Model confidence (mean pLDDT): 80 of 100. A computed fold for a 95-nucleotide RNA from a soil metagenome, annotated as Glycine riboswitch aptamer. The sequence is in RNAcentral, with records from MGnify.
[in-house]
RNA sequence: CCGAGCGGGAGAGACCCCCGAGCCGCCCCCGGCGGGGCGGGGGAGCCGAAGGAGCAACCUUCCCCGGAAACUCUCAGGCGAACGGACCGUUCGGG
Numbered sequence: 001c002c003g004a005g006c007g008g009g010a011g012a013g014a015c016c017c018c019c020g021a022g023c024c025g026c027c028c029c030c031g032g033c034g035g036g037g038c039g040g041g042g043g044a045g046c047c048g049a050a051g052g053a054g055c056a057a058c059c060u061u062c063c064c065c066g067g068a069a070a071c072u073c074u075c076a077g078g079c080g081a082a083c084g085g086a087c088c089g090u091u092c093g094g095g
Stems, first nucleotide, its partner, number of pairs: 001094008015043006023035005045079003051075001052073003058067002
């Protein structure tokens, strides 16, 4: 320096609209209304700590080139849980 195991690990809505199946409740009659969730589609908003990109303190240098962030941008990713997750600690292995 690289990889693996274990532990910790943030931010932003279970957003809005439409469709579908099913469940529950009410009225009452074969129709209607309401509820919260599931699947699919569409729409804006938001977050940044996988990855990516950009500038830069700085490193190197006579200069150029090159390297370079947790900063910036949000292409990607994410905004219930799960998964993921930079980074930190620890153990093991390899160079």